[in-house]
RNA sequence: GGGGUUGUGGCGGAAUGGCAGACGCAGCAGACUCAAAAUCUGCCGACCAUAAAUCGUGUGGGUUCAAGUCCCACCAGCCCCA
Numbered sequence: 001g002g003g004g005u006u007g008u009g010g011c012g013g014a015a016u017g018g019c020a021g022a023c024g025c026a027g028c029a030g031a032c033u034c035a036a037a038a039u040c041u042g043c044c045g046a047c048c049a050u051a052a053a054u055c056g057u058g059u060g061g062g063u064u065c066a067a068g069u070c071c072c073a074c075c076a077g078c079c080c081c082a
Stems, first nucleotide, its partner, number of pairs: 001081007010025003018065001027043005045055002058074005
């Protein structure tokens, strides 16, 4: 340099055009306990004040009523070829 593949919360991952993060782990709070562990309940992307609203699937564009998903370019990791 050429080709392929992957990129989603703190982590593993789901959704494959139609409510993003199901489910699990970790974490936080509560219940139980003398106390802890285990177990049970709730919460758990960002912003915000806790709510509402808004934003959010590597980055920037495009198609579409609607994009994590389809198209183009780029960035990063991995694999192959030279």